[in-house]
RNA sequence: AACUCAUCACGAGCGGUGGAGGGAACGCGCCCUAUGAAACCGCGGCAACCCCCGGAGCCCCGGGACGGUGCCAAGUCCGGCAGAGGGAAUCUCUGAUAGAUGAGAA
Numbered sequence: 001a002a003c004u005c006a007u008c009a010c011g012a013g014c015g016g017u018g019g020a021g022g023g024a025a026c027g028c029g030c031c032c033u034a035u036g037a038a039a040c041c042g043c044g045g046c047a048a049c050c051c052c053c054g055g056a057g058c059c060c061c062g063g064g065a066c067g068g069u070g071c072c073a074a075g076u077c078c079g080g081c082a083g084a085g086g087g088a089a090u091c092u093c094u095g096a097u098a099g100a101u102g103a104g105a106a
Stems, first nucleotide, its partner, number of pairs: 003104006013043005021032003026079002029077001044072003049068002051064005076098001081095005
């Protein structure tokens, strides 16, 4: 790398270095960006997957936040594939795929 399970409409940014890109890939979509992108560092924060406490009894409920991860523009930014709704659309909804994160397993 591939595999299994869970979650993905909530939440949370300042400073320094840096110097032109970034939002996974694809899109003559959309957006962010010299009023400073990516990346790195420091500090801060969010959340509650692992974890801890209590209840329940193994589903789950309530609480906590020292520690292991993660995250801190926009619904996973939106779309692509299939289906449904609709008079129709650049509309709405559902699912799949892909992806991200965690916990396993190997």
Model confidence (mean pLDDT): 80 of 100. Predicted 3D model of a 106-nucleotide RNA (SAM riboswitch aptamer (S box leader)) from a Chloroflexota bacterium. The model forms 91% of the base pairs in the Rfam consensus. Its Rfam family is "SAM riboswitch aptamer (S box leader)". Its family is annotated with regulation of gene expression in the Gene Ontology.